[in-house]
């Protein structure tokens, strides 16, 4: 140059085109002299534009940041 691959919550990771979900971590609360442990409850997230479509995190383009391959 050329080919693929990944992009969702602070982290790791899931979601047949039809209400974005857990794990740990953050807050609160129950228990405890007091913490921790458990347990309940709460908050936060679809890289960035255009296109299909009734509807998109999902399909199709472009692009931007990473990882592989080929030369």
């Nucleotide at each position: 140059a050329g080919g693929g691959g990944u992009a969702u919550a602070g982290u790791u990771c899931a979601a047949u085109g039809g209400u974005a979900g857990a794990g740990c971590a953050g807050c609160g609360g129950u228990c405890u002299c007091c913490a921790a442990a458990a347990c309940c409850g709460u908050a936060g997230a679809u890289g960035a534009g255009g296109g299909u479509u009734c509807g998109a995190a999902u399909c199709c383009u472009u692009c931007u940041a990473c990882c592989c391959c080929u030369g």
Predicted 3D model of a 71-nucleotide RNA (transfer RNA) from a Bacilli bacterium. It matches the Rfam family "tRNA". Rfam describes the family as follows. Transfer RNA (tRNA) molecules are approximately 80 nucleotides in length. Their secondary structure includes four short double-helical elements and three loops (D, anti-codon, and T loops). The prediction has a mean pLDDT of 83.